[in-house]
RNA sequence: GGCUCCAUAGCACAGUGGGUAGAGCCCUGGUCUAGUACACCAGAGGUCAUGAGUUCAAAUCCCACUGGAGCCU
Repeated sequence: GGCUCCAUAGCACAGUGGGUAGAGCCCUGGUCUAGUACACCAGAGGUCAUGAGUUCAAAUCCCACUGGAGCCU
């Protein structure tokens, strides 16, 4: 230098024939307990790396760019 893949919640990850963004752990509150833990219930937390394009509508499609991984030279 070329090619391929990855980037989504604090953490590790789902979600792609375009249609209001999810579960687990963690955190907060409640139920329970003499009290804590466990269990159960509820909740908070996300400009979907960044920018641009297509579209009525983009995490998803196109392009650029940043970071990371692998392969080739």
A computed fold for a 73-nucleotide RNA from Caloenas nicobarica, annotated as transfer RNA. The coordinates come from a structure-prediction model, not an experiment, and the mean pLDDT is 83. Rfam family: tRNA. The family's RNA type in Rfam is transfer RNA. Gene Ontology term of the family: triplet codon-amino acid adaptor activity. Lineage of the source: Eukaryota > Gnathostomata > Euteleostomi > Dipnotetrapodomorpha > Caloenas.